[in-house]
RNA sequence: GAGUUUGAUCCUGGCUCAGAACGAACGCUGGCGGCGUGCCUAACACAUGCAAGUCGAACGAGAAAGUCCUUCGGGGCGAGUAGAGUGGCGCACGGGUGAGUAAUGCAUGGGAACGUGCCUUUAGGUGGGGAAUAACCAGUGGAAACGCUGGCUAAUACCGCAUAGUCUCGCAAGAGUAAAGUUGGCUUCUAACCAAGUCUCUAAUCGAUAGUUUUUUCGAAAGCUUUCGGUUAGUGGCUUGGUAAGCUAGCGCCUUAAGAGCGGCCCAUGUCGCAUUAGCUAGUUGGUGAGGUAAUGGCUCACCAAGGCUACGAUGCGUAGCUGGUCUGAGAGGAUGAUCAGCCACACUGGAACUGAGACACGGUCCAGACUCCUACGGGAGGCAGCAGUGGGGAAUAUUGCACCAUUGACGAAAGUCCGAUGCAGCAACGCCGCGUGGGUGAAGAAGGCUCUUGGGUCGUAAAGCCCUUUAGCACGGGAAGAAGGGAGCUUAGGCGAAUAGGCUAAGCUUUUGACGGUACCGUGAAAAUAAGCACCGGCUAAUUUCGUGCCAGCAGCCGCGGUAAUACGAAAGGUGCAAGCGUUGUUCGGAAUCACUGGGCGUAAAGCGCACGUAGGCGGAAUCGCAGGUCAAUUGUGAAAGCCCCGGGCUCAACCUGGGAACUGCAGUUGAAACCGCGUUUCUUGAAUACCUGAGAGGGUGGGAGAAUUCCUGGUGGAGAAGUGAAAUUCGUAGAGAUCAGGAGGAAUACCAGAGGCGAAGGCGCCUACCUGGCAGUGUAUUGACGCUCAGGUGCGAAAGCGUGGGUAGCAAACAGGAUUAGAUACCCUGGUAGUCCACGCCGUAAACGAUGGAUACUAAGCGUUCGGAGAGUUAACCCUCUGAGUGCUGCAGUUCACACAUUAAGUAUCCCGCCUGGGGAGUACGGUCGCAAGGCUAAAACUCAAAGGAAUUGACGGGGGCCCGCACAAGCGGUGGAGUAUGUGGUUUAAUUCGAAGCAACGCGCAGAACCUUACCUGGUCUUGACAUCCCGUGACCGCUACAGAGAUGUAGUUAUCCCUUCGGGGACGCGGUGACAGGUGCUGCAUGGCUGUCGUCAGCUCGUGUUGUGAAAUGUUCGGUUAAGUCCGGCAACGAGCGCAACCCCUGUCCUUAGUUACCAGCAUUAAGUUGGGGACUCUAGGGAGACUGCCGGUGUCAAACCGGAGGAAGGCGGGGAUGACGUCAAGUCCUCAUGGCCCUUACGACCAGGGCUACACACGUACUACAAUGGCAGAAACAAAGAGACGCGAGACCGCGAGGUGGAGCUAAUCUCAAAAACACUGUCUCAGUCCGGAUUGAAGUCUGCAACUCGACUUCAUGAAGCUGGAAUCGCUAGUAAUCGCAGAUCAGCACGCUGCGGUGAAUACGUUCCCGGGCCUUGUACACACCGCCCGUCACACCACGAAAGAGAUCUUAACCAGAAGUAGGUGAGCUGACUUCGGAGGCAGCCUACCAAGGUUGAGGUCUUGAUUGGGGUGAAGUCGUAACAAGGUAGCCGU
Repeated sequence: GAGUUUGAUCCUGGCUCAGAACGAACGCUGGCGGCGUGCCUAACACAUGCAAGUCGAACGAGAAAGUCCUUCGGGGCGAGUAGAGUGGCGCACGGGUGAGUAAUGCAUGGGAACGUGCCUUUAGGUGGGGAAUAACCAGUGGAAACGCUGGCUAAUACCGCAUAGUCUCGCAAGAGUAAAGUUGGCUUCUAACCAAGUCUCUAAUCGAUAGUUUUUUCGAAAGCUUUCGGUUAGUGGCUUGGUAAGCUAGCGCCUUAAGAGCGGCCCAUGUCGCAUUAGCUAGUUGGUGAGGUAAUGGCUCACCAAGGCUACGAUGCGUAGCUGGUCUGAGAGGAUGAUCAGCCACACUGGAACUGAGACACGGUCCAGACUCCUACGGGAGGCAGCAGUGGGGAAUAUUGCACCAUUGACGAAAGUCCGAUGCAGCAACGCCGCGUGGGUGAAGAAGGCUCUUGGGUCGUAAAGCCCUUUAGCACGGGAAGAAGGGAGCUUAGGCGAAUAGGCUAAGCUUUUGACGGUACCGUGAAAAUAAGCACCGGCUAAUUUCGUGCCAGCAGCCGCGGUAAUACGAAAGGUGCAAGCGUUGUUCGGAAUCACUGGGCGUAAAGCGCACGUAGGCGGAAUCGCAGGUCAAUUGUGAAAGCCCCGGGCUCAACCUGGGAACUGCAGUUGAAACCGCGUUUCUUGAAUACCUGAGAGGGUGGGAGAAUUCCUGGUGGAGAAGUGAAAUUCGUAGAGAUCAGGAGGAAUACCAGAGGCGAAGGCGCCUACCUGGCAGUGUAUUGACGCUCAGGUGCGAAAGCGUGGGUAGCAAACAGGAUUAGAUACCCUGGUAGUCCACGCCGUAAACGAUGGAUACUAAGCGUUCGGAGAGUUAACCCUCUGAGUGCUGCAGUUCACACAUUAAGUAUCCCGCCUGGGGAGUACGGUCGCAAGGCUAAAACUCAAAGGAAUUGACGGGGGCCCGCACAAGCGGUGGAGUAUGUGGUUUAAUUCGAAGCAACGCGCAGAACCUUACCUGGUCUUGACAUCCCGUGACCGCUACAGAGAUGUAGUUAUCCCUUCGGGGACGCGGUGACAGGUGCUGCAUGGCUGUCGUCAGCUCGUGUUGUGAAAUGUUCGGUUAAGUCCGGCAACGAGCGCAACCCCUGUCCUUAGUUACCAGCAUUAAGUUGGGGACUCUAGGGAGACUGCCGGUGUCAAACCGGAGGAAGGCGGGGAUGACGUCAAGUCCUCAUGGCCCUUACGACCAGGGCUACACACGUACUACAAUGGCAGAAACAAAGAGACGCGAGACCGCGAGGUGGAGCUAAUCUCAAAAACACUGUCUCAGUCCGGAUUGAAGUCUGCAACUCGACUUCAUGAAGCUGGAAUCGCUAGUAAUCGCAGAUCAGCACGCUGCGGUGAAUACGUUCCCGGGCCUUGUACACACCGCCCGUCACACCACGAAAGAGAUCUUAACCAGAAGUAGGUGAGCUGACUUCGGAGGCAGCCUACCAAGGUUGAGGUCUUGAUUGGGGUGAAGUCGUAACAAGGUAGCCGU
């Protein structure tokens, strides 16, 4: 900003939509790339792999595979490697998650009583000893995990000693406290040691040689000696290497002081909801002392005191990690806390400590618990909220990938090792950004689709075709580009050093390292080739048509679409929007000024507490000085980085990344200003208050008193009713009522005065008087000196009804009883009548407690009343005038308000304080709390449900509202209907069919101005299918006609007759027959798709418009008002002025006269006849053309100097002369698709067409409309007068004759002022009948006829004779008519072969009554009320019955959380003990340590209570919703008893 309440309007107010965003999900679809993001649910359970190691330059020990050599014994290399162990550092980081936590947290800013490994700087030191222990070996237990015993060994592991400037303790003196070495380089004067080599000597042994002895199987064996050689061992010398020593360098170690960074602690401020959580707290708050800690501190303990927190929200409950930021928004705000970053917390659940610089420790330990796994049943193992991954949950969220290349981290001197941190890749349109799916040309506007008024339009330059391009993708090739800097080696220089060693630093050269990845990028090639969907199209909201469907199927965000013509459902075509996405769903902000700080309200829409007093709090008069808390200014610190914003830079752009700036609106420190707020000081008087004086008053309380009236009692008089009502009855009364007089009793209330008057805070207060008492107003003077205003909680007062106790009770009167009314009447009306109403005391605490308006202060036009004061002028006074203060009313300007309205008594303009509101219903209800004797009050929700509920005003309609007026509307009259018979129409019934329509008035003698066939639409039966009818085409023929047969006929069969017209000779036309298909046809449906026509309100006087004006607007004004009229007719007035459709007039008939004309009409005078018959006439009547006349014109009166009305004159006619035609805007979805026309739908060998017969005419009944009657105002008979208006050639039909008659025969005249129908009838005259079912009445029936017509059976009319029904004036009810009318009497016409009691028209005779507008009906105007607008046949309420939904109560049951008391007490820590065990020290006595045991604290667990929350529960209570249920009719109009509020 829009949609949505209404017939329309304005407002209030909710609901809904359009925007942006997302860690999203779902549906349909899907070409590429870059950059990001990806378990929001079960802090559910986890298989498997990996995620924390490293150091041999701290230490001891030390393999194997493989390979080489070998004398075959073994040895070398591998290798001092792997793996394990001791030791050091790390594992407290990095990574994950958000369960807990509302403050032991976080954010911002401060602070003092602390610690600190590695790192940097500083000053020193690093001396000398000792005892063990793992690994290992041996044995041994166990399934395993894992141990146990004995023995050996090292250290930068462990323990003493020495030293101690600084350090710790201490006032001081003094006392106490440390360490570790290791890796390199150089030198060799000295001591020592080790290894290797060599030489000498000695010993042993082996071999050979030579000799000899013994034995002998004569082969040989053994012993001894000698020489040589080998081996082993030892001594000594020499050489080399190493150790060691000295010097020097690196890395360490100890003590100390600083720093940086990190960490611990404290404070202030800020940090969600609930008050239906209001009190919480016992180490609690503080002190002293002690302990403990790195450190302050009730952190812990002993003692002392009794404090501490809280309405500025403690405590409790619920929810939640906090922040930078993120989303939205113009902003202020609101929502949020994924990814990134900071902090915190947690690591299966609970507890605990150990180690360490750091933990009470995610991949450590111990214990308890739950769960899972292994087991040999004895016992053990485990913790993915690390990265992947699995199951589960869920709408939903990825790979059991590669690599340490880069950036960090751990260890190391370093190389390096490790790292699921991290860098990359994979999956996912999950998001953002970018690109592409081709470009140009191309009208025969192709085909095809859709639509169509059949002409066309549209998809649409779109396609095809032609020309061109190649991004992305594909193929091939290049690309070791960038990412790489650094490390290692060498060289040079500098510095340390005695050093040309060796470290360190700098420069140069060389070499080497890539997970991503053959990736980015570049080039080449081919071919438009490989690449578009989704949603929507009724309004909001850009975009529409056709078909299908028919309140069905369905759509829908809201309003709402769909019941046979759906732009809203489904499909198609077209269009619109966005686009590799598009929609839907969910969530947040926005729009919403719909919680309003910016920026709302409270008279009537939701909203002022019933009223006052008053605490906290908020706000507060004038002047001076000071302070500087608020405020303002400047400056400093901080406000992490990232993000947002600005300016640049890098990826081809962008997203993204990056540099700088700004900003971070905040907090804190310092300095300053002093207007304002605040604080303090000193003053002031105007706000407020007090004193004195005056005044009015139904202000309150208590006591006393008074009169009138009602009722009752007593007595008298009196005698039949009274009372009551719409009318009655119940009731009272002859036992004496009512009435009347007198007396008495008792209770309640106080007439007149009395007023829109007074008083009170409100509720409320009314006879007189006394006492007590509150408030108010006024003039003047004085005093105090801001003492004031408002007011959450709190306190008090508070109508009526009601409650408790005790009195009282005349009248009135809930409940109750009776009588009426009524369909009912638990009501309204009547007769009675108890609580109550009254008093005292005590409760209750609510009302439509209202001015529906909180209190206070100031300001802002007037006018008119009234009450109480004051001042002045006039007056004798009453009084009056002017001014002024306080109250109380009315009108009204500005202003305000949605309007109504308010308007100095504000709802105006402002300030201060309080209360209250945020859609309707549920509901002022439930639960909880609290108050109450109870009734109940106060406080006060939610689920669910609706798209409204509401205020004011407008136009209508309506009212058992009002006013005015009209109409045969009533009344006054006349005559009818309703009763009878018949006719006719309708309903109903019946039927094969009884065709269809019309339905209150406004259907029913209506369509039908005329059904025997036809009509005819209906039924039965028989037939036809291009058709009974129209157009086109083809063929053929003139057509038509006639005859016979069959048939009910339609029709069929057979036969017969017969050769049209025009012509440019090509052909054309009319007609008939046959054929084909387009089509015909339909009284089939829809009058609720329509046109046309009609009815009706109603011949009622109304209905509107333009311009102007008023109102925000719908609308109003005009059109209302005063008169008047038949009339919105006219006049006057008026913010209206004009106009239109209606009214009236113009038109027709009629009434008077004139004029013209004079046949078929007429005949006065003249002639004539039986007769206007004929001459003639044009006077009269009449006919039909044209005129005149009437206009309130004239007179009088009334009236507004008007319109007009009343009366009169004249006139044929007088106030529209009488009658007709004429029907405004509209209403009734009124009637008609069966007059006609027509959209759509339906039927097409039938719903079309033809034919015969039947039906529309039925008949227990009901209704409407008529006719004829019931009789004497009459019937019958006789004789005899007077009309008008019509009709007539398929006709009217005269005279004449026949028939009783209907009628027949016949046919003069007439195309009509000529002839005919045609006789008018009633009336009048004469006669008769004499009150009766008749000489009334004529139905019905029988017989015989006439006429029409093919045909009178169903089913015509008429005639004659006979028959002779009901009916003796009609119940309730109801209709018409106001003058040539009603009533009555005939005549004619249309339709029509025939059929009229109907209809239409015509004339004859010819009344009565109207006081009047109260009532019934209808209508018009104005006004009023309204909850109605489909408009009173409206709307609408409640119970009951049925179905569904959510909620409350309920004997109880279950779960969970919290809490109290007690029991219990694992692991651990602290303390005690420690007779057992014990390496280093020891003065040999022990010290110290350990196990064990005890105590304290304490987790789990147990028992018994209490409380909160949730779930469930037979039954029960109200509530909501639902199409047509039942009963009534409470409300809206005076809603038929005015309504409503409380009780």

Small-subunit ribosomal RNA from an uncultured Pseudomonadota bacterium, 1543 nucleotides, folded computationally. Its mean pLDDT, the model's own confidence on a scale to 100, is 83.